This is a predicted structure of a 1523-nucleotide part of an RNA (large-subunit ribosomal RNA, half A) from a marine metagenome. The RNAcentral record of the full RNA draws on SILVA.
[in-house]
Context: one part of a larger RNA
């Protein structure tokens, strides 16, 4: 890798209890006679759910009903019922508590009352509050009013959508934005009904008329409004539903109440007809024969039933109250004729109408008419004429919605769907909170749910047995896919380099639909996933851990084009109405077309311009319309997901800020202000000293509080910590409980900081699916054609529009279109030249000027290597020079290939991000893989061969096959297909297979030109003298430091010296001669051009600069020749397919359409446009087919069919449904979206098991013991790691059994699990009694509404106020049980006083208790006394040492009470109820998501040392921190 086989896991398939969307009818309620909605109760045995409510899964009565029946929900027990249960129906009765809530309060479901009556009780009733009414009483203040009191009705509160009024946004469109949109939309707030609001012209209309209002069609997207932008958008009339008009003192409505009538209605009932035999667990199936039918809708029964059961059509039927309806009669009750109006003016709003020329309605404010002889209205406004009569009030019908009831229906949903929700679901769970919110279905026909062995510690799990049709249907229960993860087996496999496959192949193994296939695959060629985005991806760019399900171009109107179908100068109906109800039938309001043309009157096949009949525009010489389907636009969310934002209402100040009451807290130690006293001192002060004194945002320094360093800790113990180490510690100090302030606001000793673990604008909900010119995503297969990446424009540059380019239809033409070759004629001013113009520029020459010298009195001459115009010569040069001027293109014609490729016109698009290369240029350094044009080619959208390997280069455009042939480019030693080929050269450098400048007796060709046999160059041996140490300088200067001169002699030669050298000579070379080589000999040097070499040449993981071995008369380089290898190019043979023609043969709706054959000619492709198919659900077909002799669906194949997307066929599973065909409808096809869920992997049997206070041993229990239990050693904390309260939790506490799950191991153990038990109160706490700070608030005051504020008053503890000790008990509770002993309290009214109060600091002072010294008693100290040591209890003094009381001192000047407490007065003797009480509380029970090193207020707080609560070491108690 294959094949079998298991698991895992829930996917597919079938099913439906549940929903979803409708359609007809009802109904639109309820509530003070206590609602909705809740708490708590309620059973024999009860945890949820229904059901009721102390009469509690029920009571009573009347009706149906007829055998069982005590809900879901089994089972046990105990009942019930033919004296008719249960159960269904219709009126009673009852209905705790809390909710409007309603006696008062109040943290819902709880406390605390008065008052009446009674049958004296665990009784019954009443007791809000506001409006209207009425009565009765009453201030200030005389009548009266306000007030108060009764009393009678009424309201209040809920509610889904509809409705009608109040007040009213934002986001977003306008591609920005401000008017304007969204929109009078969402939120909010008031109120009403079943509707609701509107309604009987002070209305339309147009000279005809109409006649309340609503709703629907049309009119008409018109007339109009409108930054005349986006947008907004009538009425008039006409079809139609559906009709109804009254009335303001009356023949009127509205309500109760009485009588008669009638009238629906429930539960309920009747209801036809079959047999037989096959298969099979089972018949309803199939065969075979039969009934029924006003019934063949429908489920159900062991598989699919008209005649098996429910029931279906169709027929019957009813009490009592009690409901609705008419009718009548009484009886109560409402409403008065239309001015602060109509118009005006400012300001505004609403009419489709934005202030416009703006009528018409409305009304804040200031005015202010008339009265029918009037007034309003008709789009300013004026006149005529019409029509209408505001400034009171009522009205059904046709509309609108659906929390609900009943009955029906779906080409809706089938468990990731259909509601969020088919199940204990608005539940679990998460948030202070307002909110937010799942997962989770299926054993069988029927539990017939596995008796009873065995394994094992076991109630876990498994083997057998048995039950079934089936147990691989076994309760984790149908089916049971894929990821994953086992076992088993063929073949491979440890020298090997691998986007894992594709082509070739050997062996090994199997046998199958049998004449050939199936596994696997040594080696060996070639070969860098897939999607996006992009010039361009193997990229090291971006997405995907893997499988299953799921997920994206849709609907509605409206326009526009193509098809198709209906009729036709016509076509067609909207809304409605009829109905045998997805079919038909009516309906002709409208609509589009049949006629233009002009601003327009208007005229008309013609008109309009104009004087014009003329020209000219525009037009006539005729095809529409309807409705489906596609393609596309527009308005809607419009293909799918995605913002940060913005507004609206609510919700948070248990965190945190700040106040603002009331309570509480700071070991010890230092330091020693001011005042005072005393002396001293001064006329008196002042001043000084001691001594007292206790002062301070003082000192040190613990508990609290903060958070300075450094370190760990970062997937932590800890979503801010640990340890070290440090500030502040009487104060601007830290802290409890209460309350107060709220999101454009709060609150900040101020940092944009806090405001419930992210705050430059909090959190929920909702507007909303806000926008997104931005990213990502976007799903089946074939065919044909095929693009840009460019121009204009653009608040535009990564959009977007026209246009060019794509691409389907059609029309014209049949050439005088298009394309390309040739000729032929043209225009031009560019390479290039050139210098004639323009600008620039050198040398010379010639000469104007100018500068400089000279000369001169001066005029001026002369000079000049100086500067220079003009000209004259020689050489340059331009993109913005041209006296000149090509090539190519491009324009025209003529002639020739070629074959529709052109061109208009519709319909639809994509694209305006391009990249290299060649060339001609700009720009830039004549850099860039740079940037901009132009102008070709490739890439993009293009394989295939070469270039090692590469988009863009080079050759060469892939329709499919072939194990045939020829050939490009480009090669022919081996990798590696083909020449060790041939000829003639070069190179020696491995050049070749990397580079300059420069540099060199590398070498091969050409050329010139010196030298030389009279001996040339090299070498080697001599010789290099002499005047003269040349003069001068200088110490010195002698060829050689410098200046001057550089002669002359001997010679074969020999510098008044080219080095080196000396202080200065000396001394070694050289130049220069001479021999020698050298004689069989001809070479030697320069100099120039040129071919291929060298040296210049130093990096970083490794040879690494021929792809590699390796290559030297080549395998390198040049030139030449010949063969040959090579691509998917061309040929050849077969096969698709598409168009064009042609033939033929079938169809036809005569337009055509199809098959079949020939023949030519095409078929690479991204955006994108154009044809033809397949699959998926569901509908008609179809009451047919198929199917238990096995559906779907699930799993396999080596077999057919097709281009393919599929589609059949076999076997295995499964166990009940599928469904040809041909048409329809779509929630209609997935690999990607940091997509959604679920499953399952990996990383890894890794990392971790949460304070390093620490364990060890023996017994014990048990299946098992480091970790339970009980000893014994150790070890820790001891101002906490100990005890005890308050908040907060809510059984955790205590006893028996257990060990699935939960403790980070394990566990016999537990704060777990089951099941039972505990919590006692006159005195503690709290309620009842009082207030604080704030809440709430009758009346009242304000304010669009809702609501703010506050008075009387109630409320609210963190404070005020009556009373208990001690012992003893329980597993578990005590100030509550118990024993003994004690204690407290009444209502009403009056007086007055108390109640009542700060810091600091300082003294007295005892109590528990205690150091310390001493007495005494009873023990003990090895037999026994005696002394002496020790322990234990009693007790004496000295200190120490709470409360408690008292004094001083300060400035910030220190709660309230109608409560209690005292004192009088009058009354009255009853009762002590209710709640809490268990355990934790520095913690494993609280608050941090955990049994979480962290947070958490108040009291006790022992001993040595010590100043101490620091620290250390221990008591008492606790514990060793769950591997």
């Nucleotide at each position: 890798c294959g094949u079998g086989u298991a698991g895992u896991g829930g996917a597919u398939g079938c099913c439906u209890u549940g929903g979803c969307a409708c359609u007809g009818a009802a109904a639109g309620c309820c509530g003070a006679u206590g609602a909705a909605g809740g708490a708590c109760g309620u059973g024999a045995u009860a945890u949820a759910c229904u059901g009721c409510g102390a009469u509690a899964a029920g009571u009573u009565u009347c009706g149906g009903g007829g055998a069982g029946c005590u809900g879901u929900a089994u089972g046990u027990a105990a009942g019930u019922u033919u004296u008719g249960a249960u159960c269904c129906g219709a009126a009673a009765a009852u209905u705790u508590c809390c909710g409007a809530a309603u006696g008062g309060g109040g943290a819902a479901a709880c406390c605390c009352a008065c008052c009446a009556c009674u049958u004296u009780a665990u009784g019954u009733g009443g007791u809000a509050c506001u409006u209207u009414a009425a009565a009765c009483u009453g201030a200030a203040u005389a009548c009266a009013u306000a007030g108060g009191u009764u009393u009678a009705a009424a309201g209040a509160g809920a509610c889904a959508a509809c409705c009608u009024g109040g007040a009213g946004a934002a986001c977003u469109g306008a591609a920005a934005c401000a008017u304007c949109u969204a929109a009078g939309u969402a939120a909010c707030c008031a109120g009403a009904g079943g509707a609701a609001a509107a309604g009987a012209a002070a209305u339309c209309a147009a000279u005809u008329g109409a006649g309340a209002u609503u709703c629907c069609g049309u009119u008409a997207g018109u007339a109009g409004u409108g930054g005349c932008g986006a947008g907004c958008g009538a009425a008039c009339g006409c079809g139609g539903a559906c009709u109804a008009g009254g009335c303001c003192a009356g023949u009127a409505g509205u309500u109760u109440u009485g009588u008669u009538a009638a009238a629906a209605a429930a539960a309920u009932u009747u209801g036809a007809a079959u047999a037989g035999u096959u298969u099979g667990g089972a018949a309803a199936u199939g065969c075979u024969a039969a009934c029924c039918a006003u019934a063949g809708a429908g489920g159900g029964u062991g598989a699919u039933a008209g005649u098996c059961c429910c029931g279906u059509a169709u027929g019957a039927g009813u009490a009592a109250u009690g409901u609705u309806u008419a009718a009548c009669a009484a009886a109560a009750u409402u409403c008065u004729u239309g001015a602060g109006u109509a118009a005006a003016g400012c300001g505004g709003g609403a009419c489709a109408c934005g202030u416009g020329a703006a009528a018409u309605c409305c009304u804040g404010c200031u005015c202010g008419a008339a009265u029918a002889u009037a007034g309003g209205g008709g789009g300013a406004c004026c006149a005529c004429c019409c029509u209408c009569u505001a400034a009171g009030c009522c009205u059904a019908a046709a509309u609108a919605c659906u929390c609900u009831u009943c009955a029906g229906u779906g080409a809706c949903c089938g468990a990731u769907a259909g509601u969020g929700a088919a199940c204990u679901a608005g539940u679990a769970c998460c948030g202070u909170g307002a909110g937010g919110g799942a997962a989770a279905g299926g054993u069988g026909a029927a539990a017939a749910g596995a008796a009873c062995c065995c394994c094992u510690a076991u109630u876990a799990g498994g083997g057998g047995a048995g039950u079934g049709a089936a147990a691989u249907a076994g309760a984790a229960c149908c089916u049971g896919a894929a990821a994953c993860u086992g076992c088993a087996u063929g073949c491979c496999u440890a020298c090997a380099a691998u986007c894992a496959g594709u082509c070739g192949a050997a062996g090994c193994u199997c046998u199958u639909u049998u004449u050939a296939g199936a596994g696997u695959g040594a080696c060996g060629g070639c070969g860098u996933a897939c999607c996006u985005u992009u010039u361009g991806u193997a990229u090291a760019a971006u997405g995907g851990g893997u499988c299953a399900g799921u997920g994206a171009c849709u609907u509605a109107a409206u326009u526009u084009a193509u098809a198709a179908a209906g009729c036709a100068a016509g076509c067609u109906u909207a809304a409605g109405c009829c109905a045998u109800c997805u079919a038909g039938g009516u309906g002709u309001a409208g609509g589009c077309g049949c006629a233009g043309c002009g601003a327009a009157a208007g005229c008309a096949a013609g008109u309009c311009u104009u004087a014009a009949u003329a020209g000219g525009g525009c037009g006539a010489u005729u095809a529409g319309u309807u409705u489906u389907a596609u393609g596309a636009a527009u308005u809607a969310g419009a293909c799918c997901c995605g913002a940060a934002a913005a507004c609206g209402a609510a919700u948070g100040a248990g965190c945190u800020u700040a106040c603002c009451a009331u309570g509480a807290g700071c070991a010890g130690g230092u330091u020693g202000a001011a005042a005072g006293u005393u002396g001293g001192g001064u006329a008196a002060c002042a001043c000084c000293a001691a001594c007292c004194g206790g002062a301070g945002g003082a000192c040190c320094g613990a508990a609290c509080c903060a958070g300075u360093u450094g370190a760990c800790g970062u997937u932590g113990a800890a979503a801010a910590g640990u340890c070290u180490u440090u500030g502040g510690a009487u104060g601007a100090c830290u802290u409890g409980u209460g309350g107060u302030a709220a999101g454009g606001g709060g609150u900040g000793a101020a940092a944009g900081g806090c405001c419930a673990a992210c705050c430059a604008a909090a959190u929920u909900c909702g507007u909303a699916g806000a926008u997104a010119g931005c990213u990502g995503g976007u799903u089946u297969u074939c065919c044909g054609c095929g693009a840009a990446a460019a121009c204009u424009a653009u608040u535009u540059a990564g959009g977007u529009a026209g246009u060019g380019c794509g691409u389907u239809g059609a029309a014209u033409a049949a050439a005088u279109a298009g394309a390309u070759g040739u000729u032929u004629a043209g225009a031009g001013g560019u390479a290039g030249a050139g210098c004639a113009c323009u600008a620039a520029a050198u040398g010379g020459g010639c000469u104007a000027g100018g500068g400089g010298g000279a000369a001169g009195a001066g005029a001026u001459u002369c000079u000049u290597a100086c500067c220079a115009a003009a000209c004259c010569u020689a050489a340059u040069a331009a993109a913005a020079c041209u006296c000149c001027g090509a090539a190519u293109g491009c324009u025209a014609a003529a002639u020739g290939u070629u074959g529709u490729u052109c061109u208009u016109c519709a319909g639809c698009a994509g694209a305006c991000a391009g990249a290299c290369u060649g060339u001609g240029g700009g720009u830039g350094c004549u850099a860039a893989g740079g940037u901009c044009c132009a102008u070709g080619g490739u890439c993009g959208a293009g394989a295939g061969g070469g270039a090692a390997a590469g988009a863009g280069c080079c050759c060469a455009g892939a329709c499919c096959a072939c194990c045939a042939g020829a050939u490009a480019a480009g090669g022919u030693c081996c990798c590696a297909a083909a020449a060790u080929u041939a000829u003639g050269a070069u190179u020696a450098a491995g050049u070749g297979u990397g580079a300059a400048a420069g540099g060199a007796u590398g070498u091969g060709g050409a050329a010139a030109u010196u030298c030389c046999u009279u001996a040339a160059c090299a070498g080697c041996c001599g010789g290099g003298a002499g005047g003269u140490u040349g003069g001068c300088u200088u110490a010195g200067a002698a060829g050689c430091a410098g200046c001057c001169a550089u002669c002359c002699u001997u010679u074969a030669a020999a510098g008044a010296u080219a080095g080196c050298g000396u202080a200065a000579c000396a001394g070694c070379u050289c130049a220069c001669c001479g021999g020698u080589c050298u004689a069989a000999u001809a070479g030697a040097g320069u100099u120039u051009c040129u071919g291929c070499g060298c040296c210049g040449a130093a990096g970083a993981u490794g040879u690494a600069a021929c792809g590699g071995g390796g290559c030297u008369a080549a395998a390198a380089u040049c030139a030449u020749a010949u063969a040959c290898c090579g691509a998917a190019u061309c040929u050849g043979u077969g096969g698709g397919u598409u168009u064009a023609u042609a033939a033929a043969a079938u169809u036809u709706u005569c337009g055509a359409a199809u098959u079949u054959u020939a023949u030519a000619a095409g078929c690479g492709g991204u955006a994108g446009c154009g044809g033809a198919a397949c699959g998926u659900u569901c509908u008609g077909u179809a009451a047919g087919c198929c199917u238990g002799u096995g559906a779907a669906g699930g799993g396999a194949u080596a077999c057919c069919c097709g281009u393919g997307a599929g589609g059949g066929a076999u076997c295995c599973u499964g166990g009940a449904g599928g469904u040809a065909u041909c048409a329809g409808a779509a929630g209609u096809g997935c690999g990607a979206a940091u997509g959604c869920u679920g499953a399952c992997a990996u990383a890894a049997g890794u990392a971790a098991c949460g304070a390093u206070a620490a364990a060890a041993g023996a017994a014990g229990u048990g299946a098992a013991a480091a970790a339970c239990u009980u000893c014994u050693u150790c070890g820790c904390c001891g101002a906490a790691a100990a005890u005890c309260c308050a908040a907060g939790g809510g059984u955790u506490u205590c006893u028996g059994c257990g060990c699935a799950a939960g403790g980070u191991u394990a566990a016999u153990c537990c704060g777990c699990g089951c099941a039972g038990a505990g919590u006692u109160a006159g005195u503690c706490g709290g309620c009842a009694c009082c207030u604080a700070a704030g809440g709430c608030g009758a009346g009242g005051g304000c304010g669009a509404a809702a609501g703010c504020c506050g008075u009387a008053g109630u409320c609210g503890a963190u404070g005020g106020a009556a009373a208990u000790a001690a012992g003893g008990u329980u597993a578990a509770u005590a100030u509550u049980c118990c024993u003994u002993a004690a204690c407290c309290a009444g209502a009403u009214g009056g007086u007055a006083g108390u109640g009542a109060c700060g810091g600091a600091u300082c003294u007295u002072g005892u109590a528990a208790g205690u150091u310390g010294u001493g007495a005494g008693u009873u023990c003990u100290u090895a037999a026994u006394g005696g002394a002496u040591u020790g322990a234990a209890c009693u007790u004496g003094c000295c200190g120490c040492g709470a409360a408690a009381a008292g004094g001083u001192u300060c400035c910030a000047a220190g709660a309230a009470a109608u409560a209690g407490c005292u004192c009088c007065a009058u009354c009255a003797u009853a009762a002590g109820a209710c709640c809490g009480u268990a355990c934790c509380c520095u913690a494993a029970a609280c608050c941090g998501a955990c049994a979480c090193a962290g947070g958490u207020g108040g009291a006790u707080u022992a001993a040595u040392a010590g100043a101490g609560u620091a620290u250390a070491u221990u008591u008492a108690g606790g514990c060793g921190c769950u591997u």